[in-house]
Predicted 3D model of a 532-nucleotide part of an RNA (small-subunit ribosomal RNA, 5' domain) from an uncultured bacterium. The full RNA is in RNAcentral, with records from ENA and SILVA.
Context: one part of a larger RNA
RNA sequence: GGACGAACGCUGGCGGCGCGCUUACACAUGCAAGUCGAGCGAGAACCAGCCCUUCGGGGCUGGGGACAGCGGCGAACGGGUGAGUACACGUGGGUAAUCUGCCCUCGGCACCGGAAUAGCCCGGGGAAACCCGGAUUAAUGCCGGAUGGCCUCUCGAGCUCUCGGGCUCGUGAGAAAAGGUAGCUUUGGCCUCCGGCCGAGGAUGAGCCCGCGGUCGAUUAGCUUGUUGGUGGGGUAAUGGCUCACCAAGGCGACGAUCGAUAGCUGGUCUGAGAGGACGAUCAGCCACACUGGGACUGAGACACGGCCCAGACUCCUACGGGAGGCAGCAGUCGGGAAUUUUGGGCAAUGGGCGAAAGCCUGACCCAGCAACGCCGCGUGAGGGAUGAAGGCCCUCGGGUCGUAAACCUCUGUCGGGAGGGAAGAACGGUUCACGUUCGAACAGGACGGGAGCUUGACGGUACCUCCAAAGGAAGCACCGGCUAACUCCGUGCCAGCAGCCGCGGUAAUACGGAGGGUGCAAGCGUUGUUC
Numbered sequence: 001g002g003a004c005g006a007a008c009g010c011u012g013g014c015g016g017c018g019c020g021c022u023u024a025c026a027c028a029u030g031c032a033a034g035u036c037g038a039g040c041g042a043g044a045a046c047c048a049g050c051c052c053u054u055c056g057g058g059g060c061u062g063g064g065g066a067c068a069g070c071g072g073c074g075a076a077c078g079g080g081u082g083a084g085u086a087c088a089c090g091u092g093g094g095u096a097a098u099c100u101g102c103c104c105u106c107g108g109c110a111c112c113g114g115a116a117u118a119g120c121c122c123g124g125g126g127a128a129a130c131c132c133g134g135a136u137u138a139a140u141g142c143c144g145g146a147u148g149g150c151c152u153c154u155c156g157a158g159c160u161c162u163c164g165g166g167c168u169c170g171u172g173a174g175a176a177a178a179g180g181u182a183g184c185u186u187u188g189g190c191c192u193c194c195g196g197c198c199g200a201g202g203a204u205g206a207g208c209c210c211g212c213g214g215u216c217g218a219u220u221a222g223c224u225u226g227u228u229g230g231u232g233g234g235g236u237a238a239u240g241g242c243u244c245a246c247c248a249a250g251g252c253g254a255c256g257a258u259c260g261a262u263a264g265c266u267g268g269u270c271u272g273a274g275a276g277g278a279c280g281a282u283c284a285g286c287c288a289c290a291c292u293g294g295g296a297c298u299g300a301g302a303c304a305c306g307g308c309c310c311a312g313a314c315u316c317c318u319a320c321g322g323g324a325g326g327c328a329g330c331a332g333u334c335g336g337g338a339a340u341u342u343u344g345g346g347c348a349a350u351g352g353g354c355g356a357a358a359g360c361c362u363g364a365c366c367c368a369g370c371a372a373c374g375c376c377g378c379g380u381g382a383g384g385g386a387u388g389a390a391g392g393c394c395c396u397c398g399g400g401u402c403g404u405a406a407a408c409c410u411c412u413g414u415c416g417g418g419a420g421g422g423a424a425g426a427a428c429g430g431u432u433c434a435c436g437u438u439c440g441a442a443c444a445g446g447a448c449g450g451g452a453g454c455u456u457g458a459c460g461g462u463a464c465c466u467c468c469a470a471a472g473g474a475a476g477c478a479c480c481g482g483c484u485a486a487c488u489c490c491g492u493g494c495c496a497g498c499a500g501c502c503g504c505g506g507u508a509a510u511a512c513g514g515a516g517g518g519u520g521c522a523a524g525c526g527u528u529g530u531u532c
Base pairs, nucleotide, nucleotide: 001532002531003530004529006528007527008526009525010524013378014377015376016375017374018373020370021336026333027332029331030330031329034073035072036071039070040069046063047062048061049060050059051058052057080289081288082287089213090212091211092210093209094208095207098206099205103202104201105200106199107198108197109196111145112144113143114142121134122133123132124131125130151174152173153172155170156169157168158167159166160165179194180193183190184189215261216260217259222252223251224250227249228248229247230246231245232244233243234242264286265285266284267283268279269278270277271276291312292311293310294309295308314325315324316323317322342368344367345366346365350364351362352361353360354359381411382410383409384408391402392401393400394399415473417468418467419466420465421464425459429455430454431453432452433451435449436448437447438446439445476521477520478519479518480517481502482501483500487516488515489514490513491512497504498503
């Protein structure tokens, strides 16, 4: 000198863009993951009609669709944090040792049946959480059978190859499915769109393995028994002591094993001429974690932040029998601390989930709020103006200086204030109208395409533009002995104090305190801390 997620002191006009817990301490409250009625059964309130009525109401039919329920997909993404962690990460490879829902392409198929169950109803237990029994019912839920191009496995054969790969042939065994919807109909069916099953390929995502690379300590020198290897069994999508039985006695280590300490890693950030050093906030990639420890279930995918089970600590409810909870999601609270924000608005945009779609959900996100926390920009006026006014300070008492500074004159109008106008961000999608292409027997209907009209904005009456008034509302902070730009007076008298280093202060202190003046930065300026 630079830098900072800074803090503190003094001060503080505006805007844009960023950015904002140290205790992985504990958490009140609200919200943060739902959606599909075009998979399924049932169906409250309410409305209409009819009937009955003890005038209280009740029943049936139709409409209506809430809250629940079964089922599907999602919930493994997105968001947070950095505790732990040294094939975790980075980089380059391998997988002939693997999996991959949704998506794309291609091939083949969807036939016949069955038994349940939630909900609803009835009964019961419990303070509650919730639970039990009975009866009845549906499905794209579950199960059985058929069929088998292909697939899997066993056995056999041939060719080829880079370990379990590829191609061909044969034998035996195993394994599929589901419907919904709009239209037309001669009620036989036809057809649209969305789905279903088997298989092949792709894309994407992931698992596993390896080479190399990046912390400290030898005042840690030996470490290891599933340890190292083999055979066999098990397990996994898959290799492997991953696990188990048996066998052998190996394996690692001064090129630093083991142990201890520290730490998320990287792209990058800061600094530096570079080499290097330090760091790893925000943004992006990967990893790990979700009160602490352990475990599996479901699933294409988890050993699962807002799922389950067990144990523990803590908090809460209780009728004492028993139950409930997990902010390292967004806000917010307590506490800790030098120290870090609103219990805001909106799904308008982008993105995500579900849905045929309309749409619903989305504290992701987009915005707004708070804080000079940072960077950048702008303003606090401009020109003229000497009797060099008054006043302050200094003085050798002549004067000098603050100082063109002010007053005064002439202007301007950024920002702020007031008034008026007023966006882009909007593309979709929907709907109406015709038109074209296509499927189709079709002037049903569906799909696709372009066109015209209407419709969708949280921010926000914001940005921006125009007008109005008015110099009016807007400057501080540190320093002035040398380093180091900037000097005098007064006070004090080794006191009070200053200080980054050298050092100042004991009666004329440019070094302390005040004042005048000056220097440097400027909505900031200094101090402290850390780092180069």